[in-house]
RNA sequence: UGGGGUAUAGCCAAGCGGUAAGGCAGUGGAUUCUGAUUCCACCAUUCCAAGGUUCGAAUCCUUGUACCCCAG
Numbered sequence: 001u002g003g004g005g006u007a008u009a010g011c012c013a014a015g016c017g018g019u020a021a022g023g024c025a026g027u028g029g030a031u032u033c034u035g036a037u038u039c040c041a042c043c044a045u046u047c048c049a050a051g052g053u054u055c056g057a058a059u060c061c062u063u064g065u066a067c068c069c070c071a072g
Stems, first nucleotide, its partner, number of pairs: 001071007010024003018055001026042005048064005
C1' cells in the first nucleotide's frame, strides 16, 4: 500500500430502521448477631469521530481514527 473484520457502561456482550437486553463489577435497601448467600431498586439525555439519507439511525451511505487478520 491493497482486501477483510471489529469499535455499544468499569469489564464481557445482545441488538439487523421504531428510541439500547443480559451477565460480572459498583451504589442504596431488605434478610443476618456479623459476613457470605439470596432478594429488590439504581447504573450508556450523546452506541469510536464528523457528515449524509430518512418522519425516525447503534442499525443504511460517505470520509476519517484506533486495533486485529490476510496478501505483497
The RNA shown here (transfer RNA) has 72 nucleotides and comes from Frischella japonica. Taxonomically the source falls in Frischella (Bacteria, Pseudomonadati, Orbales, Orbaceae). It matches the Rfam family "tRNA". About the family: Transfer RNA (tRNA) molecules are approximately 80 nucleotides in length. It is annotated as a transfer RNA. Rfam links the family to the GO term triplet codon-amino acid adaptor activity. The prediction has a mean pLDDT of 81.